A computed fold for a 1568-nucleotide RNA from a Candidatus Omnitrophota bacterium, annotated as small-subunit ribosomal RNA. The source organism's lineage runs through Bacteria, Pseudomonadati and Candidatus Omnitrophota. The prediction has a mean pLDDT of 84. The RNAcentral record of the sequence draws on ENA and SILVA. Rfam family: Bacterial small subunit ribosomal RNA.
RNA sequence: AAACGAGGGUUUGAUCCUGGCUCAGGGUGAACGCUGGCGGCGUGCCUAACACAUGCAAGUCGAGCGACGAACCCGCUUAAAUCGGAGCAAUCUGGUGGCGGCGGGGGAAAGCGGCGAACGGGUGAGUAACACUUGGGUAACCUACCCCCUGGAACGGGACAACCUGCCGAAAGGCGGGCUAAUACCGUAUAUACUUCCUUGGCGGAAUCGCCAGGGUCGGAAAGAUCUGUCGCAAGGCAGAUCGCCGGGGGAUGGGCCUGAGUCCUAUCAGCUAGUUGGUGAGGUAAUGGCUCACCAAGGCUAAGACGGGUAGCUGGUCUGAGAGGACGGCCAGCCACACGGGGAUUGAGACACGGCCCCGACUCCUACGGGAGGCAGCAGUGAGGAAUCUUGGACAAUGCCCGAAAGGGUGAUCCAGCGACGCCGCGUGGGUGAUGAAGGUCUUCGGAUCGUAAAACCCUGUCAAGCGGGAGGAAGUUCACCUUUGGUGAAUGACAGUACCGCUAAAGGAAGCCCCGGCUAAUCCCGUGCCAGCAGCCGCGGUAAGACGGGAGGGGCGAGCGUUACCCGGAUUUACUGGGUGUAAAGGGUCUGUAGGCGGUCAGAUGUGUCGGCUUUGAAAUCCUCUGGCUCAACCAGAGAAUUGGGGUCGAAACUAUCUGACUGGAGUCCGGGGGAGGAAAACGGAACUGCCGGUGUAGCGGUGAAAUGCGUAGAUAUCGGCAGGAACACCAAUGGCGAAGGCAGUUUUCCAUCUCGGAACUGACGCUGAGGGACGAAAGCGUGGGGAGCGAUCGGGAUUAGAUACCCCGGUAGUCCACGCCCUAAACGAUGGGUGCUGGGUGUCGGUCCGGUAAUACGGAUCGAUGCCGAAGCUAACGCGUUAAACACCCCACCUGGGGACUACGGCCGCAAGGUUGAAACCCAAAGGAAUUGACGGGGGCCCGCACAACCGGUGGAGUAUGUGGUUCAAUUCGAUGGUACGCGAAGAACCUUACCUGGGCUUGACAUGCUGGUAGUAGGAGCCCGAAAGGGUGACGACCCACCGUAAGGUGGGAGCCAGCACAGGUGUUGCAUGGCUGUCGUCAGCUCGUGCCGUGAGGUGUUGGGUUAAGUCCCGGAACGAGCGCAACCCUUGCUCGUAGUUACUCGCCUGUAAAAGGCAGCACUCUACGAGGACUGCCGUGGUUAACACGGAGGAAGGUGAGGAUGACGUCAAGUCAGCACGACCCUUAUGUCCAGGGCUACACACGUACUACAAUGGCUGGUACAGAGGGAAGCCAAGCCGCGAGGCGGAGCAAAUCCCAAAAAGCCAGCCCCAGUUCAGAUUGCAGGCUGCAACCCGCCUGCAUGAAGCUGGAAUCGGUAGUAAUCGCGGAUCAGCCAGGCCGCGGUGAAUACGUUCUCGGGCCUUGUACACACCGCCCGUCACGCCAACUGAGUCGAGGAUACCUGAAGCCGCCUUUUCCAAUCCGCAAGGAAGGAGGGUGUCCAAGGUAUGCUCGGUAAGGAGGGCGAAGUCGUAACAAGGCAGCCGUACCGGAAGGUGCGGCUGGAUCACCUCCUUU
Repeated sequence: AAACGAGGGUUUGAUCCUGGCUCAGGGUGAACGCUGGCGGCGUGCCUAACACAUGCAAGUCGAGCGACGAACCCGCUUAAAUCGGAGCAAUCUGGUGGCGGCGGGGGAAAGCGGCGAACGGGUGAGUAACACUUGGGUAACCUACCCCCUGGAACGGGACAACCUGCCGAAAGGCGGGCUAAUACCGUAUAUACUUCCUUGGCGGAAUCGCCAGGGUCGGAAAGAUCUGUCGCAAGGCAGAUCGCCGGGGGAUGGGCCUGAGUCCUAUCAGCUAGUUGGUGAGGUAAUGGCUCACCAAGGCUAAGACGGGUAGCUGGUCUGAGAGGACGGCCAGCCACACGGGGAUUGAGACACGGCCCCGACUCCUACGGGAGGCAGCAGUGAGGAAUCUUGGACAAUGCCCGAAAGGGUGAUCCAGCGACGCCGCGUGGGUGAUGAAGGUCUUCGGAUCGUAAAACCCUGUCAAGCGGGAGGAAGUUCACCUUUGGUGAAUGACAGUACCGCUAAAGGAAGCCCCGGCUAAUCCCGUGCCAGCAGCCGCGGUAAGACGGGAGGGGCGAGCGUUACCCGGAUUUACUGGGUGUAAAGGGUCUGUAGGCGGUCAGAUGUGUCGGCUUUGAAAUCCUCUGGCUCAACCAGAGAAUUGGGGUCGAAACUAUCUGACUGGAGUCCGGGGGAGGAAAACGGAACUGCCGGUGUAGCGGUGAAAUGCGUAGAUAUCGGCAGGAACACCAAUGGCGAAGGCAGUUUUCCAUCUCGGAACUGACGCUGAGGGACGAAAGCGUGGGGAGCGAUCGGGAUUAGAUACCCCGGUAGUCCACGCCCUAAACGAUGGGUGCUGGGUGUCGGUCCGGUAAUACGGAUCGAUGCCGAAGCUAACGCGUUAAACACCCCACCUGGGGACUACGGCCGCAAGGUUGAAACCCAAAGGAAUUGACGGGGGCCCGCACAACCGGUGGAGUAUGUGGUUCAAUUCGAUGGUACGCGAAGAACCUUACCUGGGCUUGACAUGCUGGUAGUAGGAGCCCGAAAGGGUGACGACCCACCGUAAGGUGGGAGCCAGCACAGGUGUUGCAUGGCUGUCGUCAGCUCGUGCCGUGAGGUGUUGGGUUAAGUCCCGGAACGAGCGCAACCCUUGCUCGUAGUUACUCGCCUGUAAAAGGCAGCACUCUACGAGGACUGCCGUGGUUAACACGGAGGAAGGUGAGGAUGACGUCAAGUCAGCACGACCCUUAUGUCCAGGGCUACACACGUACUACAAUGGCUGGUACAGAGGGAAGCCAAGCCGCGAGGCGGAGCAAAUCCCAAAAAGCCAGCCCCAGUUCAGAUUGCAGGCUGCAACCCGCCUGCAUGAAGCUGGAAUCGGUAGUAAUCGCGGAUCAGCCAGGCCGCGGUGAAUACGUUCUCGGGCCUUGUACACACCGCCCGUCACGCCAACUGAGUCGAGGAUACCUGAAGCCGCCUUUUCCAAUCCGCAAGGAAGGAGGGUGUCCAAGGUAUGCUCGGUAAGGAGGGCGAAGUCGUAACAAGGCAGCCGUACCGGAAGGUGCGGCUGGAUCACCUCCUUU
């Protein structure tokens, strides 16, 4: 000094990683939507190289030539005419002047000739190629015009257009005859130069060869024009000047050809090639060359990708990017190619020619039907196509180009203008002041907030636009004129354009939109909608409170634009050169061998390939960058520089690489000496077991299973003994062991083959490593042929199991398993880890060797090499883990990966007998699919522990009848809610009316109830009575007020209020939403848990603490410990109860006294007792012993009323169940408003075929009945409890004392106890049901109350499957009280006491729970997840009898134009030659013919595409069918390969894997 790199969202409950998708940025020849004021500079058919009307886009030169010659001009001439003069006149003469003539000028149109037309302009179809880029070569070449040098330009000749004329044709045009000029054409001459051939000498080059000097030889040129001067009558000559012409040389410019290097995808294109490769010769070209031909040879290209297919103009550059790269090639510039499709040549310096020709083809047009014409991919323009791309403009003024001597002409090149916000840049739409914070909108918690200084209003300014006026530069090195001429002066020339620019006038006047506001991403509320309508880039929003849809308000962003779409780069280190990976995420080939290739030890020398440096040349300009300058700025433009990272040349360097030479021994190998092994192949042999057969013994079963059955067996099985036969496999040894490249290998022996390792003093001397293709080997299953077949055993048959059971289990049993030979070639062929080398702490086993120590010898110890395990430093890793056997650190080589599904698929190729293997896509669908680890939850996983959880025991429920609640049903209504546990004697602790919410009917409408406002109201409010009515309500209506203030003596008046009436705000709702909520509650669960701070560990989720060893009822405590503490829970503190004490004694109590009775009651007195109710004490494992870790604690004991929480209660952690409740209350939102509100009457909630829950009473003798008799506690009582007494069989009535209560009452406690009866029966059990008669409450007991008496006397004789409660003052049993309440359906609920048991071995099992651990594909968490067939719909692709099209190829046929060749005296022809001539020769034209060849045709095959009945699979699709395969041991562990089978997942066989849980054992390691 310069340059300079950001990420986010989305897989999960959460985490880290892998990995894809997606967004933010920049860009565009754009398009679309909404919007749109001005200017500058740019830019504008990306599609149909589709078709084109019309006009224009290439002409020019008269100073090359002939002819013609209008208008016009000049000169000469001039009839007539006219004028003048002379003349008497005829007439003469002069001027003007016309028809006309001559000459000159002028130049429209055509022609000959020259130059140009090959440039300029367009387009990108073709082309993968020397097309382009870059660097070279040309000793293998050309170059008109231009420049320089040099030499020349002599003498001749004959035509053809135009023109005239004849003919043909519709036209286009053509044919014949005649005339003519030239810078047109031809001949000859000359030419030292040039050229051909031969040749001499010299020099040079890498080669073919070249250059220089010389000799001989062949061939070959030309044109004039203008001006001036001069001569000439003229034609014309001569001289000079200018332009032009010819030969040669050089230059410049432009090209041709050759060549090194570079230049897209595809190998599912692997072999291609006959002019092919080379040679010789010839032809051809400007020139090399198979460029072409003849002959000869048989080559040439290819894995560094030939050949084929697809796509494509290339480049400078443009966009992007930190860069490296990636993508692109529009405008501008260079090159190429093309010009309707295809072919061809002609002319020319140059073309195979965009606005030329010929032919074929397609198309269009004209036509007289005979024939003709045409080519916008030039500028405009039209149609068509398309999402889409402009004016049929002006001018040659400038810049350039062509022609010309010039003037000048031409120029859709160009310069300008027009249209389009298409892009970039600039400007404006105003500025200041302005708070009643206006109106209005929106929101609102109703206070207000916001739009908002925004507006209005006031004061300014004047850009742009508008009007008016002025007005350039672009113009000069141009042209013309003049002059005093290396120059000067003057004049002329502008399309744009009256434009830019300047001035003046007036007026804030004419000028703002678009997108967005859930996260990413900046910006939020209201309403509407209600999984609808819709949004969406990704994630995702929407199912009644949507910041995500639509509108509004407000806000954010950008701004004459803003968004969307499409495409490119970026982000994406997501193809990784810079800069990635492959144990488990995608990815190591099954293994070895080895070709090409890549890589390669030590020392020395040489060379200078790579490499590095200097100089030089090139890398066009433009662009980018820097600086400077010009438009007011900017965009834009100009100048200068830098850059152009590349290529070539040259000079140097020599470490490394390479090559060459020489050497070395450490890598590698050979050799020698030991040693090891289930290494391979073949042959032989062996015993156990099994099955079969024979025989013996023997008898009724055997076998098999969870249990069975099929099966075998009285024809004698099984069992047992003996014998024989057969096949397969080799127990123990045996291992954690050994060998092998892998697959794999196991009885013993022999033979053959191979290998590894240790030791060594010998030898070779880098011979090495890896290895694309290739080759060999390659478990099991399977295939072929032939054997063999004991056992086992797919398929199959049978039996079970089951809802089914194509399975698991059982009985049989075929292929197969075995052998030989030949195939197949795949596996979870795994260490899921390619091979090689080096290097980097250790510890500990085992196997094989060697050495040392040691021993009598094994043993044992140490060292070392090799092999094989485990644990682990550093390091690595996403983690798990790996860790000298690396997954560490490095190097070399190979293979492989790039989201999931589709798909271990399809098509094609190769291989195979087949099965199939190998190679291996796409459409389409998804936003994930995955790895590891974490926390949970779960498991028909494991361990430990607890609970009336089971077990043990007692009593029940389930059966009966009844009560009650629920479901269901019914009904006008049977109001509503509660619904597994955790609803169902629940809300309801009181439904006859009321309650009441439901139904029917009748009413009311500011309302039954609250507040406010407005108006009205004096016989007002109220209102007896009467009428209608079921009532509510309606009507009538005697009577008839009140409060406050003022005036008044008063009577009374005025005003206001209350009330009433009318109206307006509003009330009201048990209407909806418990999934909008508060509060409260249930449940897990009184389970022992749930967390935090700091620290530590981990990338992180998270862990640790809280796990562990003990212990407890307890996360209770102790110990240990990277934890230390703390909080909410536990416990304790609180209440009741159990003991004692103190205090206090009325209504309780009673030692005493009095009175008194049959006994009592009562009074006085007392506080000792009981009791009451206030306080205190007491229990803490405190003490002793034992065990235990010296602990916590446990057990036993003492004392004590009570002992280890004394008993009971209250108390419910973090949280779970969107649990329950909008009908208890509250509350958001929504809904109703003469009704979903409100009042009333009646009805219903009490229904009844049924089902369930919860209870009561029973079924009897441990009982029932009768009589007698004893003992509680806790409560309640004034619209109450109700005594005594009387009446009634009784319910109850009468009665009235007492009591607001330790006083009175309810009040009788009952079981019990003492007696008596009953005698096992549907009973003296049981009491339902029903009848009659009563009582009570209440306005009222019909629906629908309770009680009493009498009568009636049902089911029921202990309850199936199943199921509930209870561990002690508990269960069981017995009664008593209370709330609610007029009464009561209460047998419910909540309390109280009386009597008062049994059992617990124990934790296997059931249920629930706690802790630890394990697996997981679950996380809505197993009521989870999830697989396949089938059915339906949609989608794309595959196959498909065929069919249609396109593109190559091959063979043959045909063959236009044209070049070339040949023939043609028999058709014609001026130049040259011969000849006097006629004529002939040469040559040409024409004709004929041949080669080549476009198009066309026929045939065959290939490739690609369209379409198709049908076929097969795939993907996707809120709630279809069948099953349950997988995830937990997934209920048969799963998976891989293979074979068979089956509706389907799948099952089974064989072999393999652990990516299997669990328990036990073995081994090794770690720790102690």